[in-house]
RNA sequence: GCCCCAGUAGCUCAGCGGUAGAGCGGCCGCCUUGUAAGCGGUAGGUCGGGGGUUCGAAUCCCUCCUGGGGCU
Repeated sequence: GCCCCAGUAGCUCAGCGGUAGAGCGGCCGCCUUGUAAGCGGUAGGUCGGGGGUUCGAAUCCCUCCUGGGGCU
């Protein structure tokens, strides 16, 4: 230098044009003599940045950034 993959909640990841979700973790409550476990509820995300296409973009296109891998 070129190619490929990834970037979404505190963490691990789903979601591939039409309301952003799960598990774990956090907080509150129930249960328990108490703790853990279990059960119920709840908060938390400018979807890596910018631009474009579209009635509508996390999703499609361009570009940049970060991380990983490959080739020379």
This is a predicted structure of a 72-nucleotide RNA (transfer RNA) from a Candidatus Micrarchaeota archaeon. The coordinates come from a structure-prediction model, not an experiment, and the mean pLDDT is 84. The source organism's lineage runs through Archaea, Nanobdellati and Microcaldota. It matches the Rfam family "tRNA". Rfam describes the family as follows. Transfer RNA (tRNA) molecules are approximately 80 nucleotides in length.